Predicted 3D model of a 1492-nucleotide RNA (small-subunit ribosomal RNA) from an uncultured bacterium.
RNA sequence: GGUAGAGUUUGAUCCUGGCUCAGGACGAACGCUGGCGGCGUGCCUAACACAUGCAAGUCGAACGGAGAUAUUAAUGAAGCUUGCGAUUUAAUAUCUUAGUGGCGGACGGGUGAGUAACGCGUGGGUAAUCUGCCCAUAAGUGGGGGACAACAGUUGGAAACGACUGCUAAUACCGCAUAUGAUGAGCAAUCAUUAAAGGAGGCCUCUUAACAAUGCUUCCGCUUAUGGAUGAGCCCGCGUCUGAUUAGCUAGUUGGUGGGGUAAAGGCCUACCAAGGCGACGAUCAGUAGCCGGCCUGAGAGGGUGAACGGCCACACUGGGACUGAGACACGGCCCAGACUCCUACGGGAGGCAGCAGUGGGGAAUAUUGGACAAUGGGGGAAACCCUGAUCCAGCCAUGCCGCGUGAGUGAGGAAGGCCUUAGGGUUGUAAAGCUCUUUCACCCGUGACGAUGAUGACGGUAACGGGAGAAGAAGCCCCGGCUAACUCCGUGCCAGCAGCCGCGGUAAGACGGAGGGGGCUAGCGUUGUUCGGAAUUACUGGGCGUAAAGCGCGCGUAGGCGGCCCGGUCAAGUUAGGCGUGAAAGGCCCGGGCUCAACCUGGGAACGGCGCUUAAGACUGAUCGGCUGGAGUCCGGGAGAGGGUGGUGGAAUUCCCAGUGUAGAGGUGAAAUUCGUAGAUAUUGGGAGGAACACCAGUGGCGAAGGCGGCCACCUGGCCCGGCACUGACGCUGAGGCGCGAAAGCGUGGGGAGCAAACAGGAUUAGAUACCCUGGUAGUCCACGCCGUAAACGAUGAGUGCUAGAUGCUGGGGGGUUUACCCUUCGGUGUCGUAGCUAACGCGUUAAGCACUCCGCCUGGGGAGUACGGCCGCAAGGUUAAAACUCAAAGGAAUUGACGGGGGCCCGCACAAGCGGUGGAGCAUGUGGUUUAAUUCGAAGCAACGCGCAGAACCUCACCAGCCCUUGACAUCCCGGUCGCGGCCUUGGGAGACCUUGGCCUUCAGUUCGGCUGGACCGGAGACAGGUGCUGCAUGGCUGUCGUCAGCUCGUGUCGUGAGAUGUUGGGUUAAGUCCCGCAACGAGCGCAACCCUCGCCUUCAGUUGCCAUCGGGUAGGGCCGGGCACUCUGAAGGAACUGCCGGUGACAAGCCGGAGGAAGGUGGGGAUGACGUCAAGUCCUCAUGGCCCUUACGGGCUGGGCUACACACGUGCUACAAUGGCGGUGACAAUGGGCUGCAAACCCGCGAGGGGGAGCGAAUCCCAAAAAGCCGUCUCAGUUCGGAUUGCAGUCUGCAACUCGACUGCAUGAAGUCGGAAUCGCUAGUAAUCGCGGAUCAGCACGCCGCGGUGAAUCCGUUCCCGGGCCUUGUACACACCGCCCGUCACACCAUGGGAGUUGGCUUUACCCGAAGCUGGUGCGCCGACCCGAAAGGGAGGUAGCCAACCACGGUAAGGUCAGCGACUGGGGUGAAGUCGUAACAAGGUAACC
Repeated sequence: GGUAGAGUUUGAUCCUGGCUCAGGACGAACGCUGGCGGCGUGCCUAACACAUGCAAGUCGAACGGAGAUAUUAAUGAAGCUUGCGAUUUAAUAUCUUAGUGGCGGACGGGUGAGUAACGCGUGGGUAAUCUGCCCAUAAGUGGGGGACAACAGUUGGAAACGACUGCUAAUACCGCAUAUGAUGAGCAAUCAUUAAAGGAGGCCUCUUAACAAUGCUUCCGCUUAUGGAUGAGCCCGCGUCUGAUUAGCUAGUUGGUGGGGUAAAGGCCUACCAAGGCGACGAUCAGUAGCCGGCCUGAGAGGGUGAACGGCCACACUGGGACUGAGACACGGCCCAGACUCCUACGGGAGGCAGCAGUGGGGAAUAUUGGACAAUGGGGGAAACCCUGAUCCAGCCAUGCCGCGUGAGUGAGGAAGGCCUUAGGGUUGUAAAGCUCUUUCACCCGUGACGAUGAUGACGGUAACGGGAGAAGAAGCCCCGGCUAACUCCGUGCCAGCAGCCGCGGUAAGACGGAGGGGGCUAGCGUUGUUCGGAAUUACUGGGCGUAAAGCGCGCGUAGGCGGCCCGGUCAAGUUAGGCGUGAAAGGCCCGGGCUCAACCUGGGAACGGCGCUUAAGACUGAUCGGCUGGAGUCCGGGAGAGGGUGGUGGAAUUCCCAGUGUAGAGGUGAAAUUCGUAGAUAUUGGGAGGAACACCAGUGGCGAAGGCGGCCACCUGGCCCGGCACUGACGCUGAGGCGCGAAAGCGUGGGGAGCAAACAGGAUUAGAUACCCUGGUAGUCCACGCCGUAAACGAUGAGUGCUAGAUGCUGGGGGGUUUACCCUUCGGUGUCGUAGCUAACGCGUUAAGCACUCCGCCUGGGGAGUACGGCCGCAAGGUUAAAACUCAAAGGAAUUGACGGGGGCCCGCACAAGCGGUGGAGCAUGUGGUUUAAUUCGAAGCAACGCGCAGAACCUCACCAGCCCUUGACAUCCCGGUCGCGGCCUUGGGAGACCUUGGCCUUCAGUUCGGCUGGACCGGAGACAGGUGCUGCAUGGCUGUCGUCAGCUCGUGUCGUGAGAUGUUGGGUUAAGUCCCGCAACGAGCGCAACCCUCGCCUUCAGUUGCCAUCGGGUAGGGCCGGGCACUCUGAAGGAACUGCCGGUGACAAGCCGGAGGAAGGUGGGGAUGACGUCAAGUCCUCAUGGCCCUUACGGGCUGGGCUACACACGUGCUACAAUGGCGGUGACAAUGGGCUGCAAACCCGCGAGGGGGAGCGAAUCCCAAAAAGCCGUCUCAGUUCGGAUUGCAGUCUGCAACUCGACUGCAUGAAGUCGGAAUCGCUAGUAAUCGCGGAUCAGCACGCCGCGGUGAAUCCGUUCCCGGGCCUUGUACACACCGCCCGUCACACCAUGGGAGUUGGCUUUACCCGAAGCUGGUGCGCCGACCCGAAAGGGAGGUAGCCAACCACGGUAAGGUCAGCGACUGGGGUGAAGUCGUAACAAGGUAACC
């Protein structure tokens, strides 16, 4: 000093794995907003083009001129005051400066195009070097000469700029002299060669009018040399991006020798000689890039970056070139070429902001054509000084960092307003107002710095200080579903929109938009982009590869990496320790200091992980020398084996051929057909041909590196194992490239071909069937030779070595013991189980997936894709190597719970089967769909809607339609006023009625403090409100259906598992049952089951009217009618009774099961009530309740009429039938449940009858409904009938205000369909089905429906294969909205990126050749110069030079390639896209197991 996680794959879980977020940073940009100051920063894009101004000059103390002024002297026009005086001349002085000359323009400033390089960094070398100005030291600075500018003249040009002639100075230039020194030669002495420049001031002397001159002296220069300092050049070690889909590169190339060249080594250049040099430790090529100190991030290691500041490099319009110089191949110098711009008189010229400002352009985007040289620094100068867009300042921009402010205190009627509300209140909120204060900043006034050690201040009247006024001038932005801090209302209604990921929005959205409130940050806040982090998600620190991505198919082996001994010596490369040098400054860190603080600035320190030199050590690694035997190998003796190759050989079987026997079929299948067969098949017998494969043995076995290998024999041959003296002495392991082997299929050539069998043909199957099945059948399968080189080439597990419990099989050897068949032991191989340990789990477990080491290969989300392009290989098929765009928020592994399976096991249910009766056909009834209609109100929709809501639609009901009315309302509460009611009966008028209206009669409320005081009722009025069968059953409560009266559903504790979860609840039995028993890491418990409740069946007791009548008595109408009685029946209350209790068998000595006895009843005796956790967003807002929404003279209320009753049709549920087990007639036997006062109604009378009259009795064990019916007897005799009764006509009855739409019933008449019902389908297991009647609810009336009651009263159940539903266990799963699941491919449509593509356009680059500017070098140089030499001169010479020639060479051109990119008709596949087409491939045995 120091390491944080979260969201997202699933129904849930663990793991793998990607995506995303929270943090930091920025030369930023964009949106909204914006008070002040300090300190920084500010074209990241077009190294695009640039108007204008400025950015490098200076020196007169190097020089000659020129100009100006002054002085002196002279001259002297006009004029005159004889001395002024314009002018001119000379000298001197001062000032200016075009030129010559010197120094500087190689610094400073800019930019990052190029460069992958000794460019940079770091450390070294230079005995292979240079260095102006500066410093030190030493020695000099003598004497001459010839030019050229300026200038003058002439002259060209539009200009820029020249040309010619002539003159001239110097610190310009050139000889000579001298030579400390330097250089060369030489052993040395010595010899040879080689320099220079002067300028300014002062003083003295002489002299002068003044100068000049001489001497001395000071300063600045100059020359030579040595050394230093500084700067620079060159060389070397190490380090320095990506791509191998770039693998070979190289001719001055590599080296040598001679020569040249440079300040200097060097192929740097040249001639000759040699044939080298570089490269898998990545050459070459391509792409990208200035490098570093540092900066950002990070715990660090790392990763990213290279703005500002500093060091180095490179560049200066593009390309080339040199000149000058100490230094350049030179940003504001030169020459040439090119592009561009400008000027032009068209002949020619000029230019280079990547200096500072500024402009255009590009862009998301980046500032003033400012001030000053005051400071710091630079150039020149002796200096004054000049120059300096370096620099110092100012301006602009919230661009960043830092600081400050926008007020403080008090203040509850918790104001108003807003928002919410359960309507009470809550919140905004001490917030505001009010009151009391303060004045930082800004503003106004004044004073006014430091920076300046003496002068000089752009900044600047700035900072700071003093004073003044007044809360006054100063707050926004984002967010509030989770991650992530912050919640409500309204609007919207899968729309509009949001979104970083997951995801929100389809009518109550905390996720959209607004508002209120809240959270966060704050002069900023968000967004976007980039980068590091989180990401251990490239893993050095610090990951993996059995199944998640990942072990090469296997071996041999090269390079490389790694390597035995507790053996020894030597060396010192690695290693370790000490010392020295270096590691610039700035930055970062620590301790201090300065601006009021901070940012910022500043002093010191530590650090700078590195490199170099040196000394030492000698353990370990390494090197080397010597030794060892344990690793490895050799040898000897044995052994097993489908190890490999070649050649032979054998039998069985299939097929074919020949012949015999024999006759009508054979084959084949789920069933068939194609096919074969009377020309004789199949079958069978004998003989023959040919090819391929080797039954049994055979194994859970053996061998091999893998692929793989199987009759027998022989030969050739590889490896392995065991035992054993002996021998070698680390010879080993692994293995990038490389080489070899390598199933099947496939390819080539030639053979072979029996069976099998892609393709193909036919037959079936099917909606189709290019399949599965069948009949045929060709490649192929076989052999030889040659290719291919891939597989789910699998143990999905690389090789080697060592270590780490065991148990038990098999296999090949050895040793020991012994009872000869075993036991013990050892080495090798091959299996199973399992400890520790490992693993996400599954699992692995001495044959590791454990613990370690060594080496190789491989992985980094899914799809695109093992694809495209390129390369290599191949005859081809193809293989190998191997991307990207784009797209998704996952894709995956293992395990868990369910659900499901045309998986398995066990077991139930009228589930099937066995039976009986129906439905489906007819007519009618009823419900529904549909259609119709003004309306045919609404709901119910597979089972589980459809004789359902409706236990009763003529009005009402009523929700619908038409019309007419009412608007505080038909109903509730509150307020005001009025009346005293109300109600009943009769009545007038209007109206369809609601309603409005007239008169009369009857009746007249309660309390009371006697007050219209209170209550109550009615009428009128106003508003709050009422009202709604209006919507949402997907906002709800309640209730209900259903799985299902199925046997299940859970919990606590414990235990197991990382976890979801498991266990319990599974297992063996048993049951109707999770019923019970046993066992068991479970032990208990709850909701369900059962029981407790009701009812029926037997008995007992109690009770005995309205019931009953055996006994006794009375009575007669044949009556329990009466007395009486309570025995019986019955009624209704309480009990008893049944428990596998008893016996036998069986079972496990259990639970239980089977049989039996007894019993009214027997194994839950029959029936009912009772419905677990849950499922279906099941049903119901139209029973009721209720949130929200909607209507309010109507979606509320009233009324009349209509409708719900419609009718081509379709379906469900029923009734009645089709007849003789029946119809009709007669007869008049036997029930039970029930109902009855607005009621049931008897007797009796009338009517054919419905019914009418009548009214006894009965509020009902008393009376009534009430007749039960099927039964029995007779008749009919098989027919559309004496069956059947629809339909229709007429006439009636009853209910009701009213039967037209639209009631029921009666009588007479009519007499339809229908002769037992297709596919299909329903109910029922015993007092059941079937059949017969009776009652009730609703109800005025209306029942074939519904709910009940009793009478008569069957058949069948072998059984669980199948259909349906269900329970338990197990298995598979890619399902979890859970199989009505999931999901694949073609086609069609839209969009997107991409491959191929005739070609076409451009960039880069290679080779060959052509051209060849400027320039350097060389040659020439009859022109020109010629300071030096000769010469008296003329002239000549050395030398130089213009020009010309040559080599080199930029640009340009021609030709041929390489490579990259753009476009491209058409074309290939790929991806994506709520509801397209065709099929059904995969997931359950996915219906043909799947896959390579």